Model confidence (mean pLDDT): 83 of 100. Predicted 3D model of a 73-nucleotide RNA (transfer RNA) from a Candidatus Micrarchaeota archaeon. The organism belongs to Microcaldota, within Archaea.
[in-house]
């Protein structure tokens, strides 16, 4: 210096090609239920690495940046 590839909640991950309510599961709160715990079930909070541009509409598509991880020279 150049190409790829990844960044989605407190953790893990799916969706991204092919734009239209952000999902699943671990953790956390609050309820049933239980003598109590502990299991189960319901019900709730916490999310799309910055910035910008196209669009009625952007995780997603263009362009730029930052972190990280491979190749190239």
């Nucleotide at each position: 210096g150049c190409g790829c590839c990844a960044a989605u909640a407190a953790u893990c991950u799916a969706g991204c090609c092919u734009g239209g309510u952000a999902g699943g599961a671990u953790c956390c709160g609050a309820g049933c239920u239980u003598c109590c715990c502990a299991a189960g079930c319901u019900c709730g909070a916490u999310g799309c690495c910055c910035g910008g541009g196209u669009u009625c509409a952007a995780a997603u598509c263009c362009c730029g940046g930052u972190u990280g991880g491979c190749g190239c020279a």